The part of an RNA shown here (large-subunit ribosomal RNA, domain II) has 692 nucleotides and comes from a Candidatus Pacearchaeota archaeon. The source organism's lineage runs through Archaea, Nanobdellati and Candidatus Pacearchaeota. Its mean pLDDT, the model's own confidence on a scale to 100, is 83.
[in-house]
Context: one part of a larger RNA
RNA sequence: GCCAACGAGUUUUUUUAAUCAAUUUGUCUAAGCGCUUCUGGCGCGGAGGCACAGGGAAACCGAGUCUUAAAAGGGCGAAUAAAAAUUGGUUGAAAAAGACCCGAAGCCAGACGAGCUUGCCAUGAGCAGGAUGAAGCUUUCAGAAAUGAAAGUGGAGGUCCGAACCCGUAUGUCGUUCAAUUCAUUGGGAUGACUUGUGGUAAGGAGUGAAAAGCUAAUCGAGUUUGGUAAUAGCUGGUUCUUCCCGAAAUAGUUCUAGGACUAGCCUUGUUUCAACACAUCUUGGAGGUAGAGCGCACUGGAAGAGGUACCGUGGCUUCGGCUAGGUAUCUUUACCAAACUCCGAAUGCCAAGAUGCUGGAAACAGGAGUCAGACUGCGGAAGCGAAGUCCCGUAGUCGCGAGGGGAACAACCCAGACCAUCAUCUAAGGUCCCUAAAUCUGGACUAAGUGUUAGUAAGGAGGUGAAAUUUCAUAGAUAGCUAGGAGGUUAGCUUAGAAGCAGCUAUCCUUUAAAAAGUGCGUAACAGCUUACUAGCUAAGAAGUUUUGCGCCGAAGAUUUCCGGGACUCAAGUUCAGUACCGAAGAUAUGGCUUCACGCAAUUUAUUGUGUGAGGGGUAGGGAAGCGUUCUUAUUGCACUGAAGCGGAAUUGUAAAAUUCCGUGGAGCGAUAAGAAGUGAGAAUGUUGGC
Numbered sequence: 001g002c003c004a005a006c007g008a009g010u011u012u013u014u015u016u017a018a019u020c021a022a023u024u025u026g027u028c029u030a031a032g033c034g035c036u037u038c039u040g041g042c043g044c045g046g047a048g049g050c051a052c053a054g055g056g057a058a059a060c061c062g063a064g065u066c067u068u069a070a071a072a073g074g075g076c077g078a079a080u081a082a083a084a085a086u087u088g089g090u091u092g093a094a095a096a097a098g099a100c101c102c103g104a105a106g107c108c109a110g111a112c113g114a115g116c117u118u119g120c121c122a123u124g125a126g127c128a129g130g131a132u133g134a135a136g137c138u139u140u141c142a143g144a145a146a147u148g149a150a151a152g153u154g155g156a157g158g159u160c161c162g163a164a165c166c167c168g169u170a171u172g173u174c175g176u177u178c179a180a181u182u183c184a185u186u187g188g189g190a191u192g193a194c195u196u197g198u199g200g201u202a203a204g205g206a207g208u209g210a211a212a213a214g215c216u217a218a219u220c221g222a223g224u225u226u227g228g229u230a231a232u233a234g235c236u237g238g239u240u241c242u243u244c245c246c247g248a249a250a251u252a253g254u255u256c257u258a259g260g261a262c263u264a265g266c267c268u269u270g271u272u273u274c275a276a277c278a279c280a281u282c283u284u285g286g287a288g289g290u291a292g293a294g295c296g297c298a299c300u301g302g303a304a305g306a307g308g309u310a311c312c313g314u315g316g317c318u319u320c321g322g323c324u325a326g327g328u329a330u331c332u333u334u335a336c337c338a339a340a341c342u343c344c345g346a347a348u349g350c351c352a353a354g355a356u357g358c359u360g361g362a363a364a365c366a367g368g369a370g371u372c373a374g375a376c377u378g379c380g381g382a383a384g385c386g387a388a389g390u391c392c393c394g395u396a397g398u399c400g401c402g403a404g405g406g407g408a409a410c411a412a413c414c415c416a417g418a419c420c421a422u423c424a425u426c427u428a429a430g431g432u433c434c435c436u437a438a439a440u441c442u443g444g445a446c447u448a449a450g451u452g453u454u455a456g457u458a459a460g461g462a463g464g465u466g467a468a469a470u471u472u473c474a475u476a477g478a479u480a481g482c483u484a485g486g487a488g489g490u491u492a493g494c495u496u497a498g499a500a501g502c503a504g505c506u507a508u509c510c511u512u513u514a515a516a517a518a519g520u521g522c523g524u525a526a527c528a529g530c531u532u533a534c535u536a537g538c539u540a541a542g543a544a545g546u547u548u549u550g551c552g553c554c555g556a557a558g559a560u561u562u563c564c565g566g567g568a569c570u571c572a573a574g575u576u577c578a579g580u581a582c583c584g585a586a587g588a589u590a591u592g593g594c595u596u597c598a599c600g601c602a603a604u605u606u607a608u609u610g611u612g613u614g615a616g617g618g619g620u621a622g623g624g625a626a627g628c629g630u631u632c633u634u635a636u637u638g639c640a641c642u643g644a645a646g647c648g649g650a651a652u653u654g655u656a657a658a659a660u661u662c663c664g665u666g667g668a669g670c671g672a673u674a675a676g677a678a679g680u681g682a683g684a685a686u687g688u689u690g691g692c
Stems, first nucleotide, its partner, number of pairs: 001692006011097015026050003032044005054061002064076004100238002103235001107228006118202009127192001129161003132157001136153007165189003170185003204220001206216003241627006251264005265371002267368008277360002279357008292344001293342002300338003304334009315324003374399008383390001404415003419593004424589003430583003433567003439580001441579006452569002460554002464551010481538005487511003492506003517532001521530002594617011628681001630678010646665008
């Protein structure tokens, strides 16, 4: 991991509601006793319970009573057979109990542990070899002596080096290990606070501890084991057959409350009542201060600029008198601004009434719930950075609980709400070259950037290109091109080594002219030289600008891989304008079938069947309804060695749970019908046990 078996709302008492039955105008017996065909049944038993009258705290009164000064009001009652009561069964729910099942860490009590380990006690044992050389003693020397020195002897020490032995510093090895702590190398102690054998002793809030909360049998911030015990778990996980009808919530208030609860809201089932009501649209009448707008003649405020007044004035200037930049306070004023400003002021929404409608039933009471983590998208806002797949409100939608088509893929986007069947038809969103169903469709433009076919991308820049508007010049010849000229006073004056159109400063005149600057740019040391403005001729028909706008270009940098989903596409398969076809869904339609509810008709077995019409049949939590199957009991009735159950297979029937028949296997029990009772349905619980 798979397979098989086992595995979770039960039982008792009480209460409450629904339903069925019995007995009745009251009802039922309990314990106990008697009888008996003895897990049972029958009878006796009315003690007692509920009901029959309520109100009040009570005394008490009583169809009334309480409150109160009250004969006022009010609360709770009485009235009603279209009724009601009691008892029993079943079902839903609640309370108390283990209370749907499994699951703690823990708490308490009693026992068992010191053969591991910690300390202590008793009695034993062990420590190769080498080194160092304390005290003491002896001899000699010095000395009057005390004493000192030298040599020898001696053999002290939590002394030194180093085996056994004890330990475990560093690194490696191992790490499903040789081993639940080892192995290798290296290392520390090694006559001592040393090591060790045997026996003994101290224990669970207790021991022992050269103290690490260490150790107390691979277990220690309180051992192990049994019991209390099914501890408790607002927490996690799991909770077993089918079909049919309806169908939520993720909000408010309160909460030692926030991942839990209670009440309300929203769902469901039943009963009763009503046709009022709800919803949509329109009409009429209202309240309002949002969006916007406005703020000299409207308030409260703000204030970038300007100005006035008073004071300061350290900086700047100064003729030392002061002036001024600037600052403080205050006033005036302009552009402008406001959620907590408003002289104004919508749309929508809201309130009331009325009308309309192939719209929806609504309310009250009673039984049962679930929900209290919501998510995204559009719109209006608060917070944040006009950040967030952010957070908090309002409003609508979808998901949640919703499948189908589109969006390449993609809960929350677009279209559309799946009862079943069909190799039928029409459409939605979105598409129609190929992948891939359907136009290489029709007509007209634009784009050349593979722009684009993607949701989005700036400021700024550019003789890209299309469209529109407008200005100026132009056959009296424009613009471009070609030919020719482009001069003189003069090298203007100043400056300068030089300055001659062309380093720089000042001025920028006059003449000849068709025209020609005291010079547009290159150039020279300075000149020279080339060129431009300007003019004429040749040529010949448009030329030059400005503004608006369409589509493009640059600006343009990201993390797995170029990348429109891909191929690929250029009078497109891109963009834009107009049009006609077609494809396309579980949508709509068509045909057939099943089913729920309402209404009607018919029939009978009188609570069912058939038939018709209308409206329905997505669904989590959850409510309701009807069934299938398993085991056992009772009654009736069957099958079986001419083959029961079980097992394997096939066919048929039923919407389904399932059922029946046949074939094989098997070899002794098993059904059907009607009731009843439950240890009653398995895929999940890191489920339990067994097998592989």
It matches the Rfam family "Bacterial large subunit ribosomal RNA". The full RNA is in RNAcentral, with records from ENA.